[in-house]
RNA sequence: AUAAUGAAGAGUUUGAUCCUGGCUCAGGACGAACGCUGGCGGCGUGCUUAAUGCAUGCAAGUCGCACGGGCGGUCUUCGGACCGUCAGUGGCGCACGGCUGAGUAACACGUGGGGAUGUACCGCGCCGUGGGGGACAACAGCGGGAAACCGCUGCUAAUCCCGCAUCCGCUCCCCUUCACCGGGGAGGAAAGCCGCAAGGCGCGGCGCGCGCACCCUGCGGCCCAUCAGGUCGUUGGUGAGGUAAUGGCUCACCAAGCCGGUGACGGGUAGCUGGUCUGUGAGGACGACCAGCCAGACUGGGACUGAGACACGGCCCAGACUCCUACGGGAGGCAGCAGCAAGGAAUUUUCGGCAAUGGGCGCAAGCCUGACCGAGCAACGCCGCGUGCGGGAUGACGGCCUUCGGGUUGUAAACCGCUUUUGGGGGAGAUGAUUCGGACAGUAUCCCCCGAAUAAGCCUCGGCUAACUCUGUGCCAGCAGCCGCGGUAAGACAGAGGAGGCAAGCGUUGUCCGGAUUAACUGGGCGUAAAGCGUCCGCAGGUGGCACGGUCAGUGGGGUGUGAAAGCCGGUGGCUUAACCGCCGGAGGCCAUCCCAAACUGCCGCGCUGGAGUCGGGCAGAGGGUGCCGGAAUUGCCGGUGUAGUGGUGAAAUGCGUAGAGAUCGGCAGGAAGACCAAGGGGGAAGCCAGGCACCUGGGCCCGUACUGACACUCAUGGACGACCGCGUGGGGAGCGAACCGGAUUAGAUACCCGGGUAGUCCACGCCGUAAACGAUGUACGCUCGGCGUUUGGUGGUGCAUCCGCACCGCUGGGCGCCUCAGCUAACGCAUAAGCGUACCGCCUGGGAACUACGAGCGCAAGCUUAAAACUCAAAGGAAUUGACGGGGGCCCGCACAAGCAGCGGAGCGUGUGGUUUAAUUCGACGCAACACGCAGCACCUCACCCAGAUUUGACAUGCGCGUGCAAGCCCGUGAAAGCGGGUCGCCUGCGAGGGUCGCGCACAGAUGCUGCAUGGCUGUCGUCAGCUCGUGUCGUGAGAUGUUGGGUUAAGUCCCGCAACGAGCGCAACCCCUGCGGCCAGUUACUCGUGUCUGGCCGGACUGCCCAUUUGGGAGGAAGGCGGGGAUGACGUCAAGUCCGCAUGGCUCUUACAUCUGGGGCUACACACACGCUACAAUGGACCGGACAGUGCGCUGCCACAUCGCAAGAUGGCGCAAAUCGCCAAACCGGUCCCCAGUGCAGAUCGGGGGCUGCAACUCGCCCCCGUGAAGGCGGAGUUGCUAGUAACCGCGUAUCAGCGAUGGCGCGGUGAAUACGUACCCGGGCCUUGUACACACCGCCCGUCACGUCAUGGGAGUGGGCAACGCUUGAAGUCCGUGGGCUAACCUCCUUCGGGAGGAGGCAGCGGCCGAGGGCGGGGUUCGCGACUGGGACGAAGUCGUAACAAGGUAGCCGUACCGGAAGGUGCGGCUGGAUCACCUCCUUU
Repeated sequence: AUAAUGAAGAGUUUGAUCCUGGCUCAGGACGAACGCUGGCGGCGUGCUUAAUGCAUGCAAGUCGCACGGGCGGUCUUCGGACCGUCAGUGGCGCACGGCUGAGUAACACGUGGGGAUGUACCGCGCCGUGGGGGACAACAGCGGGAAACCGCUGCUAAUCCCGCAUCCGCUCCCCUUCACCGGGGAGGAAAGCCGCAAGGCGCGGCGCGCGCACCCUGCGGCCCAUCAGGUCGUUGGUGAGGUAAUGGCUCACCAAGCCGGUGACGGGUAGCUGGUCUGUGAGGACGACCAGCCAGACUGGGACUGAGACACGGCCCAGACUCCUACGGGAGGCAGCAGCAAGGAAUUUUCGGCAAUGGGCGCAAGCCUGACCGAGCAACGCCGCGUGCGGGAUGACGGCCUUCGGGUUGUAAACCGCUUUUGGGGGAGAUGAUUCGGACAGUAUCCCCCGAAUAAGCCUCGGCUAACUCUGUGCCAGCAGCCGCGGUAAGACAGAGGAGGCAAGCGUUGUCCGGAUUAACUGGGCGUAAAGCGUCCGCAGGUGGCACGGUCAGUGGGGUGUGAAAGCCGGUGGCUUAACCGCCGGAGGCCAUCCCAAACUGCCGCGCUGGAGUCGGGCAGAGGGUGCCGGAAUUGCCGGUGUAGUGGUGAAAUGCGUAGAGAUCGGCAGGAAGACCAAGGGGGAAGCCAGGCACCUGGGCCCGUACUGACACUCAUGGACGACCGCGUGGGGAGCGAACCGGAUUAGAUACCCGGGUAGUCCACGCCGUAAACGAUGUACGCUCGGCGUUUGGUGGUGCAUCCGCACCGCUGGGCGCCUCAGCUAACGCAUAAGCGUACCGCCUGGGAACUACGAGCGCAAGCUUAAAACUCAAAGGAAUUGACGGGGGCCCGCACAAGCAGCGGAGCGUGUGGUUUAAUUCGACGCAACACGCAGCACCUCACCCAGAUUUGACAUGCGCGUGCAAGCCCGUGAAAGCGGGUCGCCUGCGAGGGUCGCGCACAGAUGCUGCAUGGCUGUCGUCAGCUCGUGUCGUGAGAUGUUGGGUUAAGUCCCGCAACGAGCGCAACCCCUGCGGCCAGUUACUCGUGUCUGGCCGGACUGCCCAUUUGGGAGGAAGGCGGGGAUGACGUCAAGUCCGCAUGGCUCUUACAUCUGGGGCUACACACACGCUACAAUGGACCGGACAGUGCGCUGCCACAUCGCAAGAUGGCGCAAAUCGCCAAACCGGUCCCCAGUGCAGAUCGGGGGCUGCAACUCGCCCCCGUGAAGGCGGAGUUGCUAGUAACCGCGUAUCAGCGAUGGCGCGGUGAAUACGUACCCGGGCCUUGUACACACCGCCCGUCACGUCAUGGGAGUGGGCAACGCUUGAAGUCCGUGGGCUAACCUCCUUCGGGAGGAGGCAGCGGCCGAGGGCGGGGUUCGCGACUGGGACGAAGUCGUAACAAGGUAGCCGUACCGGAAGGUGCGGCUGGAUCACCUCCUUU
């Protein structure tokens, strides 16, 4: 100095992770609309719908300097002149301006070229403007009509019309010329007006120009191929017509072409562009306002006039609609400005002005101008401004929250000071106009005055996303963009307080772009997520080796033209700023053209051999086709031997068999398939291919390097091949075997298993064309480390060998496999790539609907190919991770099984529970892990329940205020009591107060009321199981892994070894307690003379210490060994496990009651059912008599010796003992006797009677004793419990609670004292590793289909009703053109004439005819939309029915294609796949 300013993501699939993938959000924009709200100004914008219909007014006229006249006025010389005005003739304009977007997919538009053309007005140049004639309006008269209007007759002017003259240009013809030029001939013009004049304005011819218009053309810009063929003026030619002009534009004739996969034709949609919005960009979407072009003007058709139209405010015709009408006829066209109706979510004033800009006419003055300039309405948009500024803390009041301390609203307010934009009042007052003229407008703006005065809302606050609490509500009401909130503590609903955001707006809805690299050009993919066509051949197309020369299309560079203006970007300027606007510059095209370059691509030429192919010689092979041949086996038939079964299964049965099966031997028949070889092997494009031999035939590989010379690769459309099933015709049929029939199994069994069995399987010919047609991996080529194996070639070496040859080692090719650096991948994985590159093709774009419907093509059919939408969901998915689970696997534990012993389940009773009952039978606990559990003590109490009676500051706590010397106690009344009422006794003192008591009042108390799913604490359970984790490191994108896995070992994650791990924590073990042996010390009350026993304390001892040994093994010593026995001790966690009724506690609820007191009742009910127990059923017993031996504990309102009384319970008296001192205090057992197998001398329930004890009180409802009574019960079905040693079993004893006791329970204590364990297959529970998974609320999981019900969209459907565009026939308006034209006819020509005219001709017109022709009618089709009885499936819908198909080997592995069958999932047959678990074997690989 220059360039450049631009690019963000998030939520949502899971227990978690990575990926794929959709949905959703944050941004910007708008001609908007809707809701709430609303102060001012500037600049913009404003029917997106019905191109629906329109009342009313206005939007195109003007010229008297082209012309005649009517009317009015002035003047008049009365001839007339002038002025104004009106219609008419004439001229110019009306083709512009303004509106709209219907149609149009087209040269309509954009852009760049081109020409065979026209052009009024305007500019420039040249030339001319002479002399005659004619008519028609107006007007007048007459007539018709309701009207609109019209007819007849007559007069008249012109810049109206027509001849004649003239012709530089012009047109035509002739000569000449390549052409231009040149020469000759013929034809063709005109208008005047104003002015005293000069002159001005006009008029005609020609040329040029400007601008405009027309035509042609390259290129560019929508969707559908479920539209694939289209076309007869069609394509071209010749000639003619037509046009301003080219052209099949039109016609005649001739030819038969032309267009189309680079998308014709058809259908749908659409005005195009500059630009606008968005986006970093590329792109996408759009085409309001402004500007350019096009198209349209009620719908359709047509021409006329004109310079220009096929004409928005012109004409004709047809149609629809509206209006007028005298019914005969007429009128009309807001998609101009306003306005109305309608439609709609929705879009303005029937305003002012021509002052400006622009337009038409005019010489001009001027007139006209809903173009335009302005104003009005609308927050519709953009921009600007304001609603005040400063001060002000005991941080007021109020609100809200609160842990009650306070916090917050909040300097916010009040209050003090200041200012005045906006507003109100008053005054001045523009620019827009250099010259007459200002609608806007007394506006903008300025000055003065007044006064904080007139001015804030909306949305949001669970995450995304900025902003939090309270209350209400209780899956209700509601919210919601996505995920999702709401079922009693909701930051998500509603309200409130507070907060956040934006602000005269704020939100919502709709639409577009963005985010979305989610259509990927920039910038994606296809093994398993969606995605490689089943395979090959191959036309078009795309792409293409080495070298040289040429060319310059692509490509690169430069110049020129163009790319309108506006817009955009930069600069600068004008409105106070901004929005807005002016000026200058820039940018903008796959555009056109010229020049330059020649590397690369293309093209042309000429070569080359490496790609490709040919040739020669070999090699391997289940490559394909045809024919022939052989053996084993199955089955059948015949015969022999032979006799009672056989067959089949988990077990059976059906079946076969005494009419002789099966078994066995021989013979015969027939069909299908090919054991061993055989392999992880070979061949083929794929499907697929397997006995042997012969013939025919395709491909591959190796070696040689002779030949061709890029001949190549890929391939849309197309063609061929294509397992199995299935179809057609004809054969064949042994075995197997859909369907079918039986037998089983089962709840059922349309299955799995069994017995039969038809199609089919086989052959020939013809169809079908699909598969998990898979390597889920398109084809071709090149490149990129190694190792091992195998198959088949070539070659060197070695060894063996008589030969064929074989084996091994190396080198070098082609296949088939495995492992592995790098690289890639979401991961898994991938080397024969899924790596690195090139070329071409196919395919994908969320899940479902749907491998579907419709349409089309193919097929005999079955069906195949192609292939949607509505609707619906917030996911559907891939890989991997941690768990959990498996009728998966491996290893290992446990009284888990097994082996044993004793029980339970049967009886009676006790206790608990369910159920039932009840006024109440209070409540909780519910598989293990609720049920002799809370309850280690329910007659009252307890007590929570019921009935009844009472109390209300309360039975209990604290505080405040006031009152009070009172309370308690006692007495009386009432009462069931509580209570209520009354009385009495009593009474301190310091005379103030304080404390206490009581009363009243206020705060508050109180609740076993609710929520254990709001909680603390505690507890149960898995489980005394051996596990659960962390730090650092390492690995992995990550979840996570490693450690903790592995080999051993243990009761143990106990220990050892190994190891990318190294350590550590919580658990295990140990430390603690009891017990077993010994020693020492001490010893009361034990023992007692002492030692010793015993009690207490301390210590020792046992620890793999010692020996053998590899060891978990063995041994010694020892009371004790291999954790000696028992206890305490319970990891991370799980079960929303249990407990608000132990206690505590948040919230909620009750407050003369859900609180409190009292009496009574209930918790003890009883047809039943279950659980835990006790006692038994007897002789291993019962009864009686006698005799012996414990330990733990407990004891003073207690334990109680002993004595007496009582049959006894017990009572009375009473010693001792606060206890090693006294007491409670044993039983089984032992000895003896009786009983004799019986419902008994077993058993003791039940009931009757009589007593005792506790207690205020034993009726409901206590325990005990005695007498009497004497039930069931004969060892217990299915099933089920405990226990591995001082254990089970049996026996008694103690104790807590407790007045007493319902204890047979709980917790302890000792006495006597067994049996069995082979073992780990099985049941249950558990630990570790591994595997599969569609489970993760985790298998009590998930999940499929039919059926039933509801809702929704949709296909088919006899039909039915519309739309659209064509076609055929018919009819045929206006109108152009053509023909005719006997009727009509001023100018020009000829003749005649009475000059008025007449006749004829030329020309013209009407009329008639013809072609074309809008529209109408008839007809058969096409296409599209609506409706449609009925019908098909589909989607969705907290708790419907049936089954259980799939996910774990899902209990028959699953799935694909096909066929048959079945309520349904589905089953079966045939072929295929692994995307199948498990075990064994084989092979190979890696490692050692």
Background:
This is a predicted structure of a 1488-nucleotide RNA (small-subunit ribosomal RNA) from a Roseiflexaceae bacterium. The source organism's lineage runs through Bacteria, Bacillati, Chloroflexota, Chloroflexia and Roseiflexaceae. The coordinates come from a structure-prediction model, not an experiment, and the mean pLDDT is 86. The RNAcentral record of the sequence draws on ENA and SILVA. It matches the Rfam family "Bacterial small subunit ribosomal RNA". Gene Ontology terms of the family: ribosome and structural constituent of ribosome.